[in-house]
RNA sequence: AGCAGAGUAGAGAUGAGCGCGUUAAGUGUCAGACGGACGGGGAGUUGCCGGCUGAACGAAAAGUAUUUAUACUUGCGGUGCGCAUUUCGCAUCCCGCUGCU
Numbered sequence: 001a002g003c004a005g006a007g008u009a010g011a012g013a014u015g016a017g018c019g020c021g022u023u024a025a026g027u028g029u030c031a032g033a034c035g036g037a038c039g040g041g042g043a044g045u046u047g048c049c050g051g052c053u054g055a056a057c058g059a060a061a062a063g064u065a066u067u068u069a070u071a072c073u074u075g076c077g078g079u080g081c082g083c084a085u086u087u088c089g090c091a092u093c094c095c096g097c098u099g100c101u
Stems, first nucleotide, its partner, number of pairs: 001101005010088006017081003020077003029055004034050003040095004061074006
């Protein structure tokens, strides 16, 4: 010097677990302002994440027991959390690391 590769935050899928809602919160969509994170180092977005505010949209209940408003069971929800497996993955730029030549 050339070639190849590893590693982050995070995201998706599946599985089982514990919850929440079913008196509709949550999830998803759009807009706004704010904050945060983004391979080992530096920079860092129009991308990512978070809660907040506003807007539009929107749902699946059934059964059992009894002390009659509670519990349980089966469902349902683009439901929450962590766990396991797996897939994707530094937006990008510079430097670095490992292997080979």
The RNA shown here (THF (Tetrahydrofolate) riboswitch aptamer) has 101 nucleotides and comes from Coprococcus sp. AF21-14LB.
Its mean pLDDT, the model's own confidence on a scale to 100, is 75.